Predicted 3D model of a 1482-nucleotide RNA (small-subunit ribosomal RNA) from an uncultured prokaryote. Its mean pLDDT, the model's own confidence on a scale to 100, is 83.
RNA sequence: AGAGUUUGAUCCUGGCUCAGAGUGAACGCUGGCGGCGUGCUUAACACAUGCAAGUCGAACGAGAACGGUCCUAGCUUGCUAGGAUGUCAGCUAAGUGGCGGACGGGUGAGUAAUGUAUAGUUAAUCUGCCUUCUAGAGAGGGAUAACAGUUAGAAAUGACUGCUAAUACCUCAUACUCCUUCUUUCUUAAUGAGAGUUGGGAAAUGUUUUUUCGCUAGAAGAUGAGACUAUAUGGUAUCAGGUAGUUGGUGGGGUAAGAGCCCACCAAGCCAAUGACGCCUAGCUGGUCUGAGAGGAUGAUCAGCCACACUGGAACUGAGACACGGUCCAGACUCCUACGGGAGGCAGCAGUGGGGAAUAUUGCACAAUGGAGGAAACUCUGAUGCAGCAACGCCGCGUGGAGGAUGACACAUUUCGGUGCGUAAACUCCUUUUAUAUGGGAAGAUAAUGACGGUACCAUAUGAAUAAGCACCGGCUAACUCCGUGCCAGCAGCCGCGGUAAUACGGAGGGUGCGAGCGUUAAUCGGAAUUACUGGGCGUAAAGAGUACGUAGGUGGUUAAAUCAGUCGGAUGUGAAAGCCCCAGGCUUAACUUGGGAAUUGCAUUCGAUACUGUUUGACUAGAGUACAGUAGAGAGAAGCGGAAUUCCUAGUGUAGCGGUGAAAUGCGUAGAUAUUAGGAAGAACACCAGUGGCGAAGGCGGCUUCUUGGAUUGAUACUGACACUGAGGUACGAAAGCGUGGGGAGCAAACAGGAUUAGAUACCCUGGUAGUCCACGCCCUAAACGAUGAGAACUAGAUGUUGGAGGAAUUUAUCCUUUAGUAUCGUAGCUAACGCGAUAAGUUCUCCGCCUGGGGAGUACGGCCGCAAGGUUAAAACUCAAAUGAAUUGACGGGGGCCCGCACAAGCGGUGGAGCAUGUGGUUUAAUUCGAUGCAACGCGCAGAACCUUACCUAGGCUUGACAUUGAUUGAAUCCACCAGAGAUGGAGGAGUGCCCUUCGGGGAGCAUGAAAACAGGUGCUGCACGGCUGUCGUCAGCUCGUGUCGUGAGAUGUUGGGUUAAGUCCCGCAACGAGCGCAACCCUCGUCCUUAGUUGCCAGCAGGUUAAGCUGGGCACUCUAAGGAGACUGCCUUCGUAAGGAGGAGGAAGGUGAGGACGACGUCAAGUCAUCAUGGCCCUUACGGCCAGGGCUACACACGUGCUACAAUGGGGCGUACAGAGAGUUGCGAUACCGCGAGGUGGAGCCAAUCUCAUAAAGCGUCUCUCAGUUCGGAUUGGAGUCUGCAACUCGACUCCAUGAAGCUGGAAUCACUAGUAAUCGUAGAUCAGCAAUGCUACGGUGAAUACGUUCCCGGGUCUUGUACUCACCGCCCGUCACACCAUGGGAGUUGAUUUCACCCGAAAUUGGGAAGCUAACCUUCGGGAGGCUACCACUUACGGUGGAAUUAGCGACUGGGGUGAAGUCGGAACAAGGUAACC
Repeated sequence: AGAGUUUGAUCCUGGCUCAGAGUGAACGCUGGCGGCGUGCUUAACACAUGCAAGUCGAACGAGAACGGUCCUAGCUUGCUAGGAUGUCAGCUAAGUGGCGGACGGGUGAGUAAUGUAUAGUUAAUCUGCCUUCUAGAGAGGGAUAACAGUUAGAAAUGACUGCUAAUACCUCAUACUCCUUCUUUCUUAAUGAGAGUUGGGAAAUGUUUUUUCGCUAGAAGAUGAGACUAUAUGGUAUCAGGUAGUUGGUGGGGUAAGAGCCCACCAAGCCAAUGACGCCUAGCUGGUCUGAGAGGAUGAUCAGCCACACUGGAACUGAGACACGGUCCAGACUCCUACGGGAGGCAGCAGUGGGGAAUAUUGCACAAUGGAGGAAACUCUGAUGCAGCAACGCCGCGUGGAGGAUGACACAUUUCGGUGCGUAAACUCCUUUUAUAUGGGAAGAUAAUGACGGUACCAUAUGAAUAAGCACCGGCUAACUCCGUGCCAGCAGCCGCGGUAAUACGGAGGGUGCGAGCGUUAAUCGGAAUUACUGGGCGUAAAGAGUACGUAGGUGGUUAAAUCAGUCGGAUGUGAAAGCCCCAGGCUUAACUUGGGAAUUGCAUUCGAUACUGUUUGACUAGAGUACAGUAGAGAGAAGCGGAAUUCCUAGUGUAGCGGUGAAAUGCGUAGAUAUUAGGAAGAACACCAGUGGCGAAGGCGGCUUCUUGGAUUGAUACUGACACUGAGGUACGAAAGCGUGGGGAGCAAACAGGAUUAGAUACCCUGGUAGUCCACGCCCUAAACGAUGAGAACUAGAUGUUGGAGGAAUUUAUCCUUUAGUAUCGUAGCUAACGCGAUAAGUUCUCCGCCUGGGGAGUACGGCCGCAAGGUUAAAACUCAAAUGAAUUGACGGGGGCCCGCACAAGCGGUGGAGCAUGUGGUUUAAUUCGAUGCAACGCGCAGAACCUUACCUAGGCUUGACAUUGAUUGAAUCCACCAGAGAUGGAGGAGUGCCCUUCGGGGAGCAUGAAAACAGGUGCUGCACGGCUGUCGUCAGCUCGUGUCGUGAGAUGUUGGGUUAAGUCCCGCAACGAGCGCAACCCUCGUCCUUAGUUGCCAGCAGGUUAAGCUGGGCACUCUAAGGAGACUGCCUUCGUAAGGAGGAGGAAGGUGAGGACGACGUCAAGUCAUCAUGGCCCUUACGGCCAGGGCUACACACGUGCUACAAUGGGGCGUACAGAGAGUUGCGAUACCGCGAGGUGGAGCCAAUCUCAUAAAGCGUCUCUCAGUUCGGAUUGGAGUCUGCAACUCGACUCCAUGAAGCUGGAAUCACUAGUAAUCGUAGAUCAGCAAUGCUACGGUGAAUACGUUCCCGGGUCUUGUACUCACCGCCCGUCACACCAUGGGAGUUGAUUUCACCCGAAAUUGGGAAGCUAACCUUCGGGAGGCUACCACUUACGGUGGAAUUAGCGACUGGGGUGAAGUCGGAACAAGGUAACC
């Protein structure tokens, strides 16, 4: 310090997530030791048991225990029992009395200020014990507990009578100082301080042998406490008004003390947007965690303060309490009970139950430190010191060290060679921290006293001996392989992984990290500049209020003086200690701890500085404003006027249609429309001018005239003198629609009606049509109210246009220059994520306001306010997702645009679709109908040949190292002949026969056959979505890229775009590009012309021979031809157009603008096709999914489709005659002449391994005859009969021949296909496969031989540029809403059940205070009668709990109901994204 995640990729915005640190933690796995810390965060829930506050006999009476002393008795002569003794100078239960139980210890419920922190005030106060000082301590008195007796009660606890003491209680004397009344001096803001005077007030010779100790009053200190003030100290405005003792005054009461603290009276105040009041939450602080800091979070342990002690209330005592281990009352709960009544309070230490994810021992000691009491000894002390439990945290140590390669074994992996674990182990040598055992043994104590503790520590012995795990290994993030699993099981912090080759699941091996721990979970800070003070934003990402005026507030021009509030500096006080930081010291080190320092950024007081800000005073004119004179304008309001158009009415002319649409229909019209003429009426809106022109704050404003009125701007002078800017709340205005009342209503037009369209059409289109639109008054208050850009001010290059004004120049005008106020376009710097903005800023600054903080839920719910309503405004949460968004980029797409091409359309010609048949497919059937191919780009396709074989399928039979390959023990050569059983495979049983090479003659070898046992063979089994290879397709379309450079933050762009041209990214020109590659073209083959060479099997011109005829023969190679090599065509030439490339025309030429055809297929796309051509990874089968064999099937048949053949006839059918090809094939072959058969064919075998022979007659054509428009002399299916050929075999299931039969069909609906010249059409011929054949298929060959193309609007496909996009799996895309189902959270809801608060009333415990002569009464007084004083009953006020009724807030549940969210591939449509098919949106 950053990283991952939105996208095909990019930049930004923006959220989510991770890496770090820390915890009073918990959980999982694991666990050796020690030191120091820490340990109920939940139920302030309930508590058994023990302990936690006592002490003093030197205050007192007393003597129940223990002990002592004395006496008596028993006897084991030092024990037991009994009695006495409190003058017993031990001691002490209980009691009186004193001090302490207000400290220490616990907890955090309450409390948002009666608290806390900091700084102050107390001139408004108190303070036991302690310290110092001054003075004093005289004289008396009456009771009472204990105890005894009687008595009530179960108990707790009492009642009465009697006796007694005190440092208990009471009276009197004394008293400067003390309190109070009065007088007076000084001081203060004010109570305050000093002096004098009058009245009042206290004490115990108590304890002790003595000394001490203790007591009283006063003064002072110290300590502790009370009260008050200022500032700071959570959230919420969906809490905006609160308050009657409330605010103040006077008087009184009360307190230690000020005060409405309380009371009576008087006044009506007081608090609040700087947040009162209410609600929710919370003990506060020093500090702790985090962070660079600023901050944020937190308040365990330690320390300070506060509050509380079962819940609520109350006082008493006391120096101090309204009291944790005190009292009284009420309540809830628990316990005891004799049912009458009583007892209790662990939020002290242990401990128990409960709750909970979770938190310890019913330990030891007062040895130390401290506390209470005491004169002291001492007693008490769950404070404290220690120990126990817990890896809960921090710190330290260890689990061994050195050597050791054959790189052992095991394990894992493997390309089978090896590699990893790995010097790791074994093995050798060494050490002993730790451990165990034994011995010694502290400090803590300053004389005694040590719980810890025989602890720390030290020494010796033993022996590597007792001691390693956890998480992770896809990226972030260090670390990789194998097996298993197969969208299952599972993982996951985010992205995501898993559907048969998972580095992501589970296991293993290996590795990485940390290590007595390691991971997970929870919550905090950080990263997050993601609330931005430091340190963010608002044109389009979330975000400028619709606009203005203006209150509070904030900010504010120049100058002088004063002041010193802010600001700055110094000093002083304080900022507790601990903690953090630095230095030093002590534990072996560290953690820990001790001492010192620094720091504590703060607050207060005080002294200074005076630039800036503030305040006060004075001045100025540059901001702002006023006066004067002009100017422009759809600025506003009111009144009046005008013409064109529309509709309606009246009248005329006139006749059959009008109107409307893509096309129609509804509608209007013979009752006279539309059209046209004239007149009239009504309402609304104002053509042209008209303009990125004008005005206005915005909304908005448009005929003309008048009246009233706001603002702007220009010019020159004068005046005021900062009067300014912004503006929370507030107020006003605010399009359209809508609402209310009353008018008005021509046109238009929601709703509605009808007609169309459509699958539907509650729409788009059409015909009508009501609210409304208009006016007046009153509401509503919202818009994509937009420049998506708040207002004001200043500064920062230019250029161009335009509106209003002023000045100047020239000129006849037009015009030009300067300046100012607007308005618009381009653009520099700068800014911006980019787009873009750019003096009218989105630049650079200042002031003020508003607003934003992921998407959805949602601008919704609830509540408040406003409104007649509609609704507006303010405005959440649960839940859910990991994105949502902006700009730009590459593509793709568009029922976007431009340009171009193609048998793409058009123009033609012939077909298919109808019939019959052939063939393939689907479907169906079947034991099987093997498998594959499925839009174009499957379907006469794999198959260039299914009767058996093929054959992969089915049925039945039979084999198991196998039909085939390698290794291999054994035996035999091989091989041939023939028999039996069987459907055959196969099984059985015979015969003949011995070879080749080498040889040391034993044998060995090659080849073949047999064959045990194994390795292995085999698989047309699966996966073409694991692959290679091959192929199809876009497409023979013209494209696809790279290097360097340049531009851009970047993806990318440029080049490759543009202007032309071409079949072409073909070429030319231009250009931030310059070059290059794969494609195009050319090079290759065939055809077309010519030449050269060569002439057999080819040819025959000339010469000769010769036949009935024939290159038949001699001869020749001229020609044709054959097959090798060359030539030829290049826009080369001419004309013309053009800058050029190139185009048009022409000449010559066999051929002319790539001459025709073929081969040749860029980067890539389709997970296209093929595991059944072949090859191959993985998986699967192994007496079977392998191999053999017979028969069957692949040929089935209600049907549907594709591709073809033959036809429907006269351009034809039939008969007869007759002419002309090319290219092929042939020895298991082609097979001639001849003969036989109607024929298929047969007999036979000349010739030919082919320019020689054969297949082999080409057919259409031509000539002629016939048929005459019909289901025919068309057509030939189907069927019957008879045959031929192939073959082991022709039934399923072959082809052909002859005779007979003679079906459908008379040119084919919607739709659809091929073809641009030797092409279509038509006619035959050959070949491959092949025994034969399903061939009408396929592939070649030639014969005859057309028509048409205006052209690119449209259909299809493609190329290129541009545009839009919410698509990028790329339109076969994306995506919206209702409905149905499931689940989740939530709103409403008749109500219902709680909680909290509050108001009124009732009741009213205990208690204080006041009253109180009814009762009782020791001290003092007394005239002895009584009185004073006290206590009690009783009464009153206040009041807790409780009750009744009401209100508010809040929570739970709730039939039903509303929307929301999420879900598998549901239903219906098709709203949005392209012009999304009616532009979208508010």